Small-subunit ribosomal RNA, 5' domain from an uncultured bacterium, 570 nucleotides, folded computationally. The coordinates come from a structure-prediction model, not an experiment, and the mean pLDDT is 83. Its Rfam family is "Bacterial small subunit ribosomal RNA". Its family is annotated with structural constituent of ribosome and ribosome in the Gene Ontology.

[in-house]
Context: one part of a larger RNA
RNA sequence: GAUGAACGCUGGCGGCAUGCCUAAGACAUGCAAGUCGAACGAAGGGACCCAUUGAUAUUAAUUGAAUUUGGAGUGCUUGCACAAAGAUGGAUUUUAAUGGAUUUGGAUUUUUCCCUUAGUGGCAAACGGGUGAGUAACACGUGGGUUACCUGCCCUCUAGUUGGGGACAACAGUUGGAAACGACUGCUAAUACCGAAUACGAUCUACGGAUUAAAGGAGCCUUUAAAGCUCCGCUAGAGGAUGGGCCUGCGGUGCAUUAGCUUGUUGGUGGGGUAAUGGCCUACCAAGGCGACGAUGCAUAGCCGAACUGAGAGGUUGAUCGGCCACACUGGGACUGAGACACGGCCCAGACUCCUACGGGAGACAGCAGUUAGGAAUAUUCGACAAUGGGGGAAACCCUGAUCGAGCAAUGCCGCGUGAGUGACGAAGGCCCUUUGGGUCGUAAAACUCUUUUAUUUGGAAAGAACUAUAGGUGGAGGAAAUGCCACCUAUUUGACGGUACCAUUUGAAUAAGGACCGGCUAACUACGUGCCAGCAGCCGCGGUAAUACGUAGGGUCCAAGCGUUAUCC
Numbered sequence: 001g002a003u004g005a006a007c008g009c010u011g012g013c014g015g016c017a018u019g020c021c022u023a024a025g026a027c028a029u030g031c032a033a034g035u036c037g038a039a040c041g042a043a044g045g046g047a048c049c050c051a052u053u054g055a056u057a058u059u060a061a062u063u064g065a066a067u068u069u070g071g072a073g074u075g076c077u078u079g080c081a082c083a084a085a086g087a088u089g090g091a092u093u094u095u096a097a098u099g100g101a102u103u104u105g106g107a108u109u110u111u112u113c114c115c116u117u118a119g120u121g122g123c124a125a126a127c128g129g130g131u132g133a134g135u136a137a138c139a140c141g142u143g144g145g146u147u148a149c150c151u152g153c154c155c156u157c158u159a160g161u162u163g164g165g166g167a168c169a170a171c172a173g174u175u176g177g178a179a180a181c182g183a184c185u186g187c188u189a190a191u192a193c194c195g196a197a198u199a200c201g202a203u204c205u206a207c208g209g210a211u212u213a214a215a216g217g218a219g220c221c222u223u224u225a226a227a228g229c230u231c232c233g234c235u236a237g238a239g240g241a242u243g244g245g246c247c248u249g250c251g252g253u254g255c256a257u258u259a260g261c262u263u264g265u266u267g268g269u270g271g272g273g274u275a276a277u278g279g280c281c282u283a284c285c286a287a288g289g290c291g292a293c294g295a296u297g298c299a300u301a302g303c304c305g306a307a308c309u310g311a312g313a314g315g316u317u318g319a320u321c322g323g324c325c326a327c328a329c330u331g332g333g334a335c336u337g338a339g340a341c342a343c344g345g346c347c348c349a350g351a352c353u354c355c356u357a358c359g360g361g362a363g364a365c366a367g368c369a370g371u372u373a374g375g376a377a378u379a380u381u382c383g384a385c386a387a388u389g390g391g392g393g394a395a396a397c398c399c400u401g402a403u404c405g406a407g408c409a410a411u412g413c414c415g416c417g418u419g420a421g422u423g424a425c426g427a428a429g430g431c432c433c434u435u436u437g438g439g440u441c442g443u444a445a446a447a448c449u450c451u452u453u454u455a456u457u458u459g460g461a462a463a464g465a466a467c468u469a470u471a472g473g474u475g476g477a478g479g480a481a482a483u484g485c486c487a488c489c490u491a492u493u494u495g496a497c498g499g500u501a502c503c504a505u506u507u508g509a510a511u512a513a514g515g516a517c518c519g520g521c522u523a524a525c526u527a528c529g530u531g532c533c534a535g536c537a538g539c540c541g542c543g544g545u546a547a548u549a550c551g552u553a554g555g556g557u558c559c560a561a562g563c564g565u566u567a568u569c570c
Stems, first nucleotide, its partner, number of pairs: 001569003005566005012416006018409002020374001025372003029369003034123003039120002042117006049106003057098005068087002073082004130327003140251007149244002154240008162196001164194002171186006201212004216232005253299003260290003265287008302324004306317004329350005352363004380406001382405003388402001389400004419450004429441005455507001458504003464497001469492008514559005519540003525554005535542002
């Protein structure tokens, strides 16, 4: 100087970061991966239909208030009040019609539309998030190789998307079980499954040939269907992009009180396996291969960008953030898939916990919170998808403990404050020395004059929002046209944080200072108490009657919302 720190004393505010280093111990509870009805059948609800109820509103007729005029007349203080008929005006009342919100009952046979979903199906779930147990290894870093390879979604290009079939869920019925979960019979759809046709290509080839695909859905326009067009898909192939697999040179650790190690071991041939090379596996053949340039063994350890320190060389570390790897209760295994040998998938074994009707079942926080244990020690069972990003979807939208935010902690870094100016009788009081005086705390206080950061009161009040969607409009490519596609404009619409930041305003010095040290190293000294006692101490060392070293007080020094101690590294 530094720290993911802890402990002691103390503690005003804000911004930004950081927060189980120990038991990869065990976990109650909630959430952390879904989505698509524009792939599909079905079920339920609603609209549409019949009857009933008839709100707000609009129109027509009816009624005719206030108001504005008008001035017959009246009172008389002769210039001021009151004022009928008539005209104007249209509030309000009533009636009728239109319209259909809403209420109740029925029908649901058919068609159409909307909503919801258990199931079939598709995509995602291999990302994102956590941890560092294992690993001394091509695990990582860096530089190469792959004519020895793969790559869903995305982009570009080429060629297609014809015509059929049989099932299985859901559902219905029967039935087993305490439950978890099943069994049997029957029906049915598809972008689920399987043949046929075709083959630009692709694969194999003895160059004759052989093998190999597909799926539809929504909208527009027309009408009797169809056909056509647009969009989203599907199949085959070529290229790209992205992401990976494998091989390899070099590099980074302690012990020689670890000196020999190895039989699939080292190499070859044939075969198998893989996306792909290879003893990766297998049969046979040969007897090799590694090692003091440290093999083998044991111990320790995730690696790196980086971080700390240092003038540098170097030394130490590998929290947060970023890249790679490994793991997911322990051990093993494969399935599905473009991708896993898969944290919140499956199977087997084991330990543990729980349920049980004792026959049998269920579970896995090293996801986010939280509990318990361990420990010197480490936070809320919070809010929101508003932004960024991800998954699904044509979209609306849904999901997202990723993420964005808030809460807790002086854990760290940075910033601000705890007042400013004037003020000598050098007040009182404390402490010290001496004589009845002085020194010091000390311009410090009081007092007077100001200020208001912070705090408090009351008001105002953001940026972060870009999109998307809807409505209207303009333009462009293409098209017979329409929908659609692309670009743009206008309006409306979206904020968890949060009435937060920030601004103004009210009150009033008001609401805010401690910790360690003072023998030398090392900045800072006196008095009293104690008397090798009590104690101090990082080293040297202090203390046995005048202790600047122990304890207390006054004074001083250094830091300061912190200060010291302990631990570790340079």